[in-house]
RNA sequence: GGAGAUAUAGCUCAGUUGGUAGAGCAUCUGCUUGACGUGCAGAAGGUCACAGGUUCGAGUCCUGUUGUCUUCA
Numbered sequence: 001g002g003a004g005a006u007a008u009a010g011c012u013c014a015g016u017u018g019g020u021a022g023a024g025c026a027u028c029u030g031c032u033u034g035a036c037g038u039g040c041a042g043a044a045g046g047u048c049a050c051a052g053g054u055u056c057g058a059g060u061c062c063u064g065u066u067g068u069c070u071u072c073a
Base pairs, nucleotide, nucleotide: 001072002071003070004069005068006067007066010025011024012023013022019056027043028042029041030040031039049065050064051063052062053061
């Protein structure tokens, strides 16, 4: 340098044909316990990497940039 994959909550990851962004773990609160832990209930936490485009509507489609990984030379 060529090609491909990937970027979504603190971490690991879903998100179907474009139509209100979710789960597990972790954190916080309450209940339970003599206490801790376990268990149960609830809450908080997101510019969906960045910029632009298409669309009534974009995490999803298109273009560019950046990071990471794989591969070819």
The RNA shown here (transfer RNA) has 73 nucleotides and comes from a Clostridia bacterium. Taxonomically the source falls in Clostridia (Bacteria, Bacillati, Bacillota). It matches the Rfam family "tRNA". Its family is annotated with triplet codon-amino acid adaptor activity in the Gene Ontology. The family's RNA type in Rfam is transfer RNA. Its mean pLDDT, the model's own confidence on a scale to 100, is 81.